Predicted 3D model of a 351-nucleotide part of an RNA (small-subunit ribosomal RNA, central domain) from Torreya grandis. The source organism's lineage runs through Eukaryota, Viridiplantae, Streptophytina, Pinidae and Torreya. Its Rfam family is "Bacterial small subunit ribosomal RNA". The RNAcentral record of the full RNA draws on SILVA. Its mean pLDDT, the model's own confidence on a scale to 100, is 86.

Context: one part of a larger RNA
RNA sequence: UUAGGCAUAAAGUGUCUGUAGGUGGCUUUUCAAGUCCUUCGUCAAAUCCCAGGGCUCAACCCUAGACAGGCGAUGGAAACUACCAAGCUGGAGUAUGGUAGAGGCAAAGGGAAUUUCUGGUGGAGUGAUGAAAUGCACUAAGAUCGAGAAGAACACCAACAGGUGAAAGCACUCUACUGGGCCAUUACUGACACUUAGAGAUGAAAGCUAGGGGAGCAAAUGGGAUUAGAGACCCCAGUAGUCCUAGCCGUAAAUGAUGGAUACUGAGUGAUGUUCGUAUCGACCCAUAUAUUGCUGUAACUAACGCAUUAAGUAUCCUGCCUGGGAAGUAUGUUCACAAGAAGGAAACUC
Numbered sequence: 001u002u003a004g005g006c007a008u009a010a011a012g013u014g015u016c017u018g019u020a021g022g023u024g025g026c027u028u029u030u031c032a033a034g035u036c037c038u039u040c041g042u043c044a045a046a047u048c049c050c051a052g053g054g055c056u057c058a059a060c061c062c063u064a065g066a067c068a069g070g071c072g073a074u075g076g077a078a079a080c081u082a083c084c085a086a087g088c089u090g091g092a093g094u095a096u097g098g099u100a101g102a103g104g105c106a107a108a109g110g111g112a113a114u115u116u117c118u119g120g121u122g123g124a125g126u127g128a129u130g131a132a133a134u135g136c137a138c139u140a141a142g143a144u145c146g147a148g149a150a151g152a153a154c155a156c157c158a159a160c161a162g163g164u165g166a167a168a169g170c171a172c173u174c175u176a177c178u179g180g181g182c183c184a185u186u187a188c189u190g191a192c193a194c195u196u197a198g199a200g201a202u203g204a205a206a207g208c209u210a211g212g213g214g215a216g217c218a219a220a221u222g223g224g225a226u227u228a229g230a231g232a233c234c235c236c237a238g239u240a241g242u243c244c245u246a247g248c249c250g251u252a253a254a255u256g257a258u259g260g261a262u263a264c265u266g267a268g269u270g271a272u273g274u275u276c277g278u279a280u281c282g283a284c285c286c287a288u289a290u291a292u293u294g295c296u297g298u299a300a301c302u303a304a305c306g307c308a309u310u311a312a313g314u315a316u317c318c319u320g321c322c323u324g325g326g327a328a329g330u331a332u333g334u335u336c337a338c339a340a341g342a343a344g345g346a347a348a349c350u351c
Base pairs, nucleotide, nucleotide: 003323004322005321006320008304012319014202015201016200017199021195022194023193025088026087027086028085033081034080035077036076037075039073040072041071042070043069049065051063052062053061054060091192092189093188094187095186096184097183098182099181103178104177106175108173109172110154114150115149116148118146119145120144121143125136126135163170164169207248208247209246210245211244212243216242217241221237222236223235224234259318260317261316262315263314264313267296268295269294270293271292272291273290274289277286301306324351325350326349334343335342336341
C1' cells in the first nucleotide's frame, strides 16, 4: 500500500459552530462533460504469452500471431451522474398557539451548622485513639445559656428509573434580562440538506499572574504514635490552595471506554413532557399519537462477555483514528504558553 478494523484486544478528536471539499429528495425538459457502443490511428525493437521451425536435446535463435490496457479522432445512444430550464412537498426551515425544566447571566434576600469574639452559670478535666501521646485547660478549658461577627456550602423535597444543557456542567428563595427543546394547528418558503480537513468558540480539577477574601477543610511543613526503619497509613497542629473579580492555561478513566446524519427491522413493561378521544358536574381510570429517558428480552450480530427500534442488527453518506511489545508520548526541530507545560512526534537498539 491493499485489506481488515475502532464498547472491553491497537484504534472515535472532550464538545459544539462551520469554510473548502465529499455526498445528497420527487417530476418533466435541454445538453452530451462523465458513462456505454461502432470504426480508425497510435503506443519502436527486444522481452512476456502462444503456434510453427533451426542448432543431436535444452538453454538459445528465427518466423508469424495475439490477449489485456492507455492516449487521440470519428459517428451514434440518452437510462444514470453532472449541466440548463420549469415545477412539487414528504427532508429542512419560518410563522402562530401552548408547555416542562438545578439551561445561562446579574442583582437582592434567607435559615441551620461551623469557627471565633464578648457576657452569664459552673469548677477540673477535655480531646483523641486499636491503645496512647503530642494538643487545649485554674491567666478558668470542655459543658451550658444570651448578644455579635465572618466565610463557605445550601438538609428535607430528591428519583439505585427525575429534569436540563453541545459537552464541561447545573439544586436555598425571589426578581430582571436571555438561549434552546418539545407538542399542536393550519399557513408560508421550496431541497434552502448531511458531514466536515484547516479555522473559530467553549472546556472539570489542579496550576499561573494581579487585587481582594480566608469560617471549615487541607498538598507542603512541624510534632505525637506505629514500626527493624516509617520520608506513609492513625492522631494533634498547619501554609499554599479551596472562595470572589479580571486574565492565562487547554488538559482528565473529558466514559456510554460506543463519531455524526438518515432509513428499515418481533414483542413486553416503567418514568418525564405534550396531545386526540372516551368518560364525568369536573377528574381519576381506559385508550391514541409524539419527543426524551430506563429495564427485560426474539431474530440478527459478537472471540466471548454481551448488544438488541437509544443496536454492538440491516444499509447509505461524510469524518477522525489503528496496524506486534518495549524504547516512548521519549529525542530532535517547529508552533503556542508568563511558567508549569500543551500540540504535533521519530529512530537506533531490543524481545